[in-house]
RNA sequence: AGAGUUUGAUCCUGGCUCAGGACGAACGCUGGCGGCGUGCUUAACACAUGCAAGUCGAACGAGAACCUGCGAUGCUUGCAUCAAGGGGGACAGUGGCGAACGGGUGAGUAACACGUAGGUAAUCUGCCCUCGAGUGGGGAAUAAUUCCGGGAAACUGGUUGUAAUACCGCAUGAUAUCCCUGCGGGGCAUCCCUUGGGGAUCAAAGGCGCAAGCCGCUCGAGGAUGAACCUGCGUCCCAUUAGCUUGUUGGUGAGGUAACGGCUCACCAAGGCUACGAUGGGUAGCUGGUCUGAGAGGACGAUCAGCCACACUGGGACUGAGAUACGGCCCAGACUCCUACGGGAGGCAGCAGUGAGGAAUAUUGCGCAAUGGACGCAAGUCUGACGCAGCAACGCCGCGUGGGCGAUGAAGCUCUUUUGAGUGUAAAGCCCUGUUGAGAGGGAAGAACAGGCUCGUAUCGCGAGCCCCGACUGUACCUCUACAGAAAGCUCCGGCUAACUCCGUGCCAGCAGCCGCGGUAAUACGGGGGGAGCAAGCGUUGUCCGGAUUUAUUGGGCGUAAAGGGCGCGUAGGUGGGUCUGUAAGUGAAGGGUGAAAUCCCGGGGCUUAACUCCGGAACUGCCUUUCAGACUGCAAGCCUCGAGUGCGGGUAGGGGAGAUGGAAUUCCUGGUGUAGCGGUGGAAUGCGUAGAUAUCAGGAGGAACACCGGUGGCGAAGGCGAUCUCCUGGCCCGUAACUGACACUGAGGCGCGAAAGCGUGGGGAGCAAACAGGAUUAGAUACCCUGGUAGUCCACGCUGUAAACUAUGGGCACUAGGUGUUGGAGGAUUCGACCCCUUCAGUGCCGCAGCUAACGCAUUAAGUGCCCCGCCUGGGGAGUACGAUCGCAAGGUUGAAACUCAAAGGAAUUGACGGGGGCCCGCACAAGCGGUGGAGUAUGUGGUUUAAUUCGACGCAACGCGAAGAACCUUACCUGGGCUUGACAUCCGCUGACAGUCCUGGAAACAGGAUCUUCCCCGCAAGGGGACGGCGAGACAGGUGCUGCAUGGCUGUCGUCAGCUCGUGUCGUGAGAUGUUGGGUUAAGUCCCGCAACGAGCGCAACCCUCAUCCUUAGUUGCCAUCAUUGAGUUGGGCACUCUAAGGAAACUGCCCCGGUUAACGGGGAGGAAGGUGGGGAUGACGUCAAGUCCUCAUGGCCUUUAUGUCCAGGGCUACACACGUGCUACAAUGGGCGGUACAAAGGGUUGCAAUACCGUAAGGUGGAGCUAAUCCCAAAAAGCCGCUCUCAGUUCAGAUUAGAGUCUGCAACUCGACUUUAUGAAGGCGGAAUCGCUAGUAAUCGCGGAUCAGCAUGCCGCGGUGAAUACGUUCCCGGGCCUUGUACACACCGCCCGUCACACCAUGAGAGCUGAUUGUACCAGAAGUCGUUGGGCUAACCCAGGGUUCGCCUUUGGGAGGCAGGCGCCUAAGGUAUGGUUGGUGAUUGGGGUGAAGUCGUAACAAGGUAACC
Repeated sequence: AGAGUUUGAUCCUGGCUCAGGACGAACGCUGGCGGCGUGCUUAACACAUGCAAGUCGAACGAGAACCUGCGAUGCUUGCAUCAAGGGGGACAGUGGCGAACGGGUGAGUAACACGUAGGUAAUCUGCCCUCGAGUGGGGAAUAAUUCCGGGAAACUGGUUGUAAUACCGCAUGAUAUCCCUGCGGGGCAUCCCUUGGGGAUCAAAGGCGCAAGCCGCUCGAGGAUGAACCUGCGUCCCAUUAGCUUGUUGGUGAGGUAACGGCUCACCAAGGCUACGAUGGGUAGCUGGUCUGAGAGGACGAUCAGCCACACUGGGACUGAGAUACGGCCCAGACUCCUACGGGAGGCAGCAGUGAGGAAUAUUGCGCAAUGGACGCAAGUCUGACGCAGCAACGCCGCGUGGGCGAUGAAGCUCUUUUGAGUGUAAAGCCCUGUUGAGAGGGAAGAACAGGCUCGUAUCGCGAGCCCCGACUGUACCUCUACAGAAAGCUCCGGCUAACUCCGUGCCAGCAGCCGCGGUAAUACGGGGGGAGCAAGCGUUGUCCGGAUUUAUUGGGCGUAAAGGGCGCGUAGGUGGGUCUGUAAGUGAAGGGUGAAAUCCCGGGGCUUAACUCCGGAACUGCCUUUCAGACUGCAAGCCUCGAGUGCGGGUAGGGGAGAUGGAAUUCCUGGUGUAGCGGUGGAAUGCGUAGAUAUCAGGAGGAACACCGGUGGCGAAGGCGAUCUCCUGGCCCGUAACUGACACUGAGGCGCGAAAGCGUGGGGAGCAAACAGGAUUAGAUACCCUGGUAGUCCACGCUGUAAACUAUGGGCACUAGGUGUUGGAGGAUUCGACCCCUUCAGUGCCGCAGCUAACGCAUUAAGUGCCCCGCCUGGGGAGUACGAUCGCAAGGUUGAAACUCAAAGGAAUUGACGGGGGCCCGCACAAGCGGUGGAGUAUGUGGUUUAAUUCGACGCAACGCGAAGAACCUUACCUGGGCUUGACAUCCGCUGACAGUCCUGGAAACAGGAUCUUCCCCGCAAGGGGACGGCGAGACAGGUGCUGCAUGGCUGUCGUCAGCUCGUGUCGUGAGAUGUUGGGUUAAGUCCCGCAACGAGCGCAACCCUCAUCCUUAGUUGCCAUCAUUGAGUUGGGCACUCUAAGGAAACUGCCCCGGUUAACGGGGAGGAAGGUGGGGAUGACGUCAAGUCCUCAUGGCCUUUAUGUCCAGGGCUACACACGUGCUACAAUGGGCGGUACAAAGGGUUGCAAUACCGUAAGGUGGAGCUAAUCCCAAAAAGCCGCUCUCAGUUCAGAUUAGAGUCUGCAACUCGACUUUAUGAAGGCGGAAUCGCUAGUAAUCGCGGAUCAGCAUGCCGCGGUGAAUACGUUCCCGGGCCUUGUACACACCGCCCGUCACACCAUGAGAGCUGAUUGUACCAGAAGUCGUUGGGCUAACCCAGGGUUCGCCUUUGGGAGGCAGGCGCCUAAGGUAUGGUUGGUGAUUGGGGUGAAGUCGUAACAAGGUAACC
């Protein structure tokens, strides 16, 4: 740092996905050790049990056990008991301090709760520290205790009785508080500070000690610490929450508080908050920080630390320095427990632990040794804070599971081309080491205080020594011993992304983060082998950040991809010209304070290292404050004129509103003329018309719209505006430079305008025309076309408020090459005048540079370069939908989601393909012709059917007389039956023998059995060896026309003998690509010429090859015969001139002439020539397309088969036959049939052969065999033709099918199933519907001949010659093709793509009579506890007064007072209740649309002119 994914490919836009890091995690598989951390994220759910806050006897009384015990008693003379006293101090109590800390949790809280910076001149502060002063003298109770009760219990009443550092008066008392009254200073309004005088009020407690003294107590001042309150700034989402508020905002007074304050109350005023987001709703503890990120940011707020809030839920106060109190109290509620039913008890969000919930989170452990805390003089006690241990791979960090050597590269396993390769130095083996674990031994630090003892010193309760105290723990650590011994897994291996093979499976099973794999050769599923990565872990899931510049401050966009508001006016707001002075808010600089610690970073230290931890530094980007600067922005004051506006002088137009007027046209009415049609269409019909239409003339009525001018011309903000005239009215432009002096730009809300359609009321209504009706079209036609026709279109008033309201381009200002047209104005020059011309301002078009853009394109009218302001966008669908709100009479508008679903949706451009787009051109493509097919019969092939089998393949053109150049057996692959199993065939091994042949038996044969016959070749003297062939045997293997042509090679078909297909370099383009190859001509041709950012080249075209046509040369046998001789005959002699044969040459090249054409290519005509413009024909088939055909020619991967899917044999089948199709043959006749006569070919074949003459047979053919290995002989007769005769238009003297008989030939064999001959029979058929095929010249048509295959068997196939036409105007149309261009939503490429309803299944969602929760508001009822107020006739120790008693010390009593209390009442008020609203969930018969699904149904809307251009 990027990558994958939209396309055939490309660039862009844009979403989705991945690679990284992190976690209080969970789950799966696996698991050796240690260190350090962390561990209920869910039910603030409910909790059994134990513990978590006590302590002080040096505050106090009483006091059990126990010890001592003068004395007494009993006596057993050293014991027991009792008693005064003393010590001791448990449980409980009074009192003090603590319990408000520590610990837990995050429910609530959007708030001064938190953070940060300040303020308190508006405050409090126990214990602690410092300082000052003091501690006098009295009094009355009460718990405990005793006794008597009540109660199940919890608990409680009465009586008796006592103490205090408990409680209460009195005295003294200040710098405290209050009042009165002075001086000085300061500040911030109230005020604050310093210093005087006078008055009033208010204190106390003792304990220990021999003592000194110590610990306490009281008042005051200061400090420290902690707390409280106030303020600036910061602090989530929703506007589909826009208005909220009555103690509300302020004042005065009072109350209350530690303290300011509507904190509370009375009165007065009517304020206060809010678009800079009040109020409401949702969510949430906040922060230091944590994670991520380059940063800015984003997300989070576990552990640790700071703050806050809470303690079963709600309310309330008490005590206290401090609480509105987790382990206190009261009340209400829910729940649990006890109960004798009367009543009581409880609160783990302390530590453990239990249940429940959940994917999920630990021990009912040890210890106060350390640190810290409470109490205490202290010893000490308490402390689930804390220190430790236990559990958990939950995280981070460290270590190990061994190291070295070790090849013939063992075995096993996997793969394999069968040779080998891999696992792999890996193992084994040899030599070592000893971490961890195991065993044994040793063994810390954490401990220093305090305290005790001794000593010293005397400023200190100071110093020194010794003693005592460890949960963890016999732990860490160290040493020794033995043994490689006890210790490796998990995920992945198609791309992204490192890592490949075999088998299995066969769109199944399955995988998958995205793209996507799987339908018989899966590197993607499952297993094996191998490999890659990480490692005591590895994967998966979830979540966060990143990548994502995909919310863009850094750092995005809006013409066409999502996105400019329909347009204007204008409020708030934002922004704003020149100059001067001031100020100092922003800004900049320097200093100060703060920014807790921890964390992060840097340096260093300590654990063996690291994690971890300690120390120091830096940093904490922030806030506050002081001083300085004065450029820029702001603010204040002044000035200026260029922005803006005003004035003055000209000009311009379909700008707007109103009124009046006009002519043309349509329609209607009246009348005239006139007669049979009119109208309409692709063609028709409906319709109108003999009751007189259409047409035509005249007159009239009425409504709407304004031809020509008219123009990418004008005006307007946009919508929009078009006859003429008048009135009213808005804007704009030009010129001038008199005036104002920044008055400006933009503009959220707001207000106004706003096409068409639509709505309301009232008019109007000619034409046009939704709906509707009819006629056509059509498979249908609720459409397109036609005939009619109502709303509407028009007017007035009102509403609606939207459009592809588009330049798909917001407004303003400035700057940045030009050229050219046009509209309005001004100036110059010129002219008699007007044009033309030059300059300039304002508009409106086109072209174009730089620049910009993904490209297309934009380009002074910017989409360029900048500034200012507004609006809008953030994947597609769902959806501009639902709900809500708001506007509207309605229709509907505005605002505007989510669930769910997809991996795309899109823009521009490229190459193709396609179009019922265009242009140019070609082809027997059409047309013009000739002959056919389709009808008949038959042959043949195919489909279908049948069958035991009818073997298989080929299927539009490009399968179907095709593979098959020839199925009776064979062929043959099929069926039935009978056999064989190393096999019919190949190679290897062993044994043995020649083999073959002939005959007999069985059998359908194969074959089996028997007999007979015979004894191979080579080397070698021989023995023996080798070879071929046969038999037997064993296994390796053979064999397969079995499957896959969609695994393949090769070969072939087709487009198409069409003219195309490409490359190198260069150039253009971001790129796919383009250029070249396009253009102008021309050609059969990308053939050639010219032009050109192209220049060249290759495969194709053409030519080179073969053949035919002319001539020449050479050569004449088997060929030929002009001349000579000869014959029946080129038969023979002779000859090689000619024909011919077969070898080599020549010839044709637009070469020549004329014309056209660009001086070209080339075309037209002509001459000559056997042949003329590629002379005819053939061979030759570019890049590629069709997964075209062929595994049954051959070859071949894989699969299958192996006594069978192989092989042998017999018979059957491939030859079937209601039917359908293709290709042929023969015909339907007279251009013919029959009979007779007669003429002329070419090219082939022949020894297993062709076979002559001759003879036999009606014939097929037979007998026989001359000749011929072929220019010699034979097949061999060519036929049509020509010459005669006959038939005379008919199912015939046409046609020959079919059938019967008799034969011939081939062959082992013609039954299934051959061909031919002959006799007889004599079917359909009288020229063929829709449709369709071939052919452009020696062609079609017609006529025969030959050959391959082959024993025999062509109407097929391949060749050969004979006779021998017609027509082509032309390219509109059909088909195919080529080039250019255009559109495209196609790219499997139009046999494409694709839309909507309906039907079915599933999913989420809206509405819905309602039902049911949660939450909240309002009104009212009722009102616990409690504070406060009030009352208090009842009760009441201390103080006061009075009376009585008195030993005058005082004691006691009675009455009254003060004060207090119970009780009553009042205000407030929680839970509760009633009524009625709001908000928000769940659910609901039914219903609405939406989405997704396999090949469902109906149509064909869109994409091409998509067949009616599309769209809003």
The RNA shown here (small-subunit ribosomal RNA) has 1512 nucleotides and comes from an uncultured bacterium. Rfam family: Bacterial small subunit ribosomal RNA. Rfam links the family to the GO terms structural constituent of ribosome and ribosome.